[in-house]
Context: one part of a larger RNA
């Protein structure tokens, strides 16, 4: 001077306790171990892996496996020597296709074998092989916790302390106060986006038209313990109030200190060493990553009457959209076809839109008008192609479940729950994931004894 303690004081956090809703029990979905298999490719593994890399695994992807090929090669650059033909092209025959084998066609020119191609050889190309315990650059985590340090000066022999402790306060090493410290920096804090409000400027939508407004768009202003009251040490601050759209960090976000786990990736990248080189490299065809006694994670749908079905009536935001959104009208129960209007978008279109909601009307506690798994039959779409292994329609089938052991998550206000809406990937889609928006809209918290994890003082070690 750490670090650790079933030592000790102090404070904080959805940590606990007060509450609402779930997870573990059912089916189904998705990842992970396990096993199985030619192969089910590879990472990740308490917290900080497991609806993660993957923001789309039927070919491709793609690394795996079976089987066929090719050897200067799918690609890049140089070089020597042939060809004087551009390559890329068509034709036939083997093939599952690559791919081999034969036929044919056949390039500009300044006429220099120049360019550019093909063939031979040869330097070398390649490689998601191995090494995250050689490395960059990126990330996870303690923790958005409030801390980590420096220069001079002081003190101590020295490792080192001080500053930074102490008394108040604050989310904050925030500030005051006070002190052998005086200062300073990285972190807090603000300065940046978004939101709530009001003025002003504008006006492509809205409208029959004009105008106002909603609104959009892009500048201002507004919030600063600024004002009055207790309170505090005449302080920092703190309780209340007052005017305000908003009040004491006004909500959200973006930002992550010095460090810690040889924390994670060599498979995004990018690169030291290292194997491999007729193959661990490269092309194809098919099959794999979708298996399937079981075991864990993360979800979605239930298990009903605050509900199920019918039928009618409202109300959003916030995106997409030219190899695209697709209207009206026809056709079909329906997925969907048919059509072809508008639309390079405040203008058309998704989208006559929402969905819980509300008004009638049915069921009346049943394994049911609950729930829908699974299975059989006809279809629809996308795509060369839905056997392995796609969404979606309709008819039939109607499964396990009656609220769930020990445990155990997540949430403090426009939040928890509910409820539909849209959107990247994306031809299609396993989207019940992911990230985004708005509707409806709560109960709770007395308080720090306990659990968990942090921060400051202190003290004890046989530990470094």
């Nucleotide at each position: 001077a750490g670090a650790c303690g079933g030592g000790g004081a102090c404070c904080c956090g959805c940590a606990c306790a007060a509450g609402c809703g779930g997870u573990g029990g059912a089916g189904c979905a998705u990842g992970u171990g396990g096993u199985u298999u030619a192969a089910u490719u590879c990472g990740a593994c308490g917290g900080u892996a497991a609806g993660c890399g993957a923001g789309g695994a039927a070919c491709c992807u793609c690394a795996c496996c079976a089987a066929g090929g090719c050897u200067u090669g799918a690609c890049a650059u140089c070089u020597a020597g042939c060809u004087g033909c551009a390559g890329a092209c068509u034709c036939c025959c083997g093939g599952a296709a690559a791919c081999g084998g034969g036929a044919g066609a056949g390039c500009c020119u300044u006429c220099g074998a120049g360019g550019g191609u093909g063939c031979u050889a040869g330097a070398c190309a390649g490689a998601u092989g191995c090494u995250g315990c050689a490395u960059g650059g990126u990330u996870g985590u303690c923790g958005u916790c409030a801390g980590c340090u420096c220069g001079u000066g002081u003190c101590g022999u020295g490792a080192g302390a001080u500053g930074u402790a102490c008394c108040g306060u604050u989310a904050a090493g925030u500030c005051g106060g006070a002190a052998a410290a005086c200062g300073a920096g990285c972190g807090c804090a603000a300065c940046c986006c978004c939101u709530a409000c009001u003025c002003u400027a504008u006006g492509u939508u809205u409208u029959a038209c004009u105008a106002u407004g909603u609104c959009a768009u892009a500048g201002a202003g507004a919030a600063c313990u600024g004002c009055c009251c207790g309170u505090u040490u005449u302080a920092a601050g703190u309780g209340g109030g007052a005017g305000g759209a908003a009040g004491g960090c006004g909500g959200g976000g973006a930002u992550g200190a010095c460090g810690u786990c040889a924390a994670a990736u060599c498979a995004g990248c990018a690169u030291g060493g290292u194997u491999c080189u007729u193959a661990c490299g490269c092309c194809u065809u098919g099959g794999g990553c979708u298996a399937c006694a079981c075991a864990c994670g993360u979800g979605c749908u239930a298990c009903a009457a605050u509900g199920g079905g019918a039928a009618g009536u409202a109300c959003a935001a916030a995106g997409g959209g030219a190899c695209g959104c697709c209207a009206a009208a026809u056709c079909g129960c329906a997925a969907g076809a048919u059509g072809g209007a508008g639309c390079u978008a405040a203008u058309c279109c998704u989208a006559u839109a929402a969905a819980a909601a509300c008004u009638u009307c049915c069921c009346c506690c049943a394994g049911u008008u609950c729930g829908g798994a699974u299975u059989g039959a006809g279809g629809u779409c996308u795509g060369a192609a839905a056997c392995u292994c796609g969404a979606c329609c309709u008819c039939a089938u109607g499964a396990a479940g009656c609220c769930g052991g020990a445990a155990u998550c997540g949430c403090u206000a426009g939040u928890a729950a509910a409820c539909g809406c849209g959107u990247a990937u994306c031809a299609g889609c396993a989207a019940c994931g992911g990230c985004g928006c708005g509707u409806u809209g709560a109960a709770u918290a007395c308080g720090u004894u306990c659990u968990c994890g942090g921060g400051u003082c202190u003290u004890g070690u046989a530990c470094u």
About this RNA: This is a predicted structure of a 464-nucleotide part of an RNA (small-subunit ribosomal RNA, 3' major domain) from a bacterium. It was read from a public genome assembly. The coordinates come from a structure-prediction model, not an experiment, and the mean pLDDT is 81.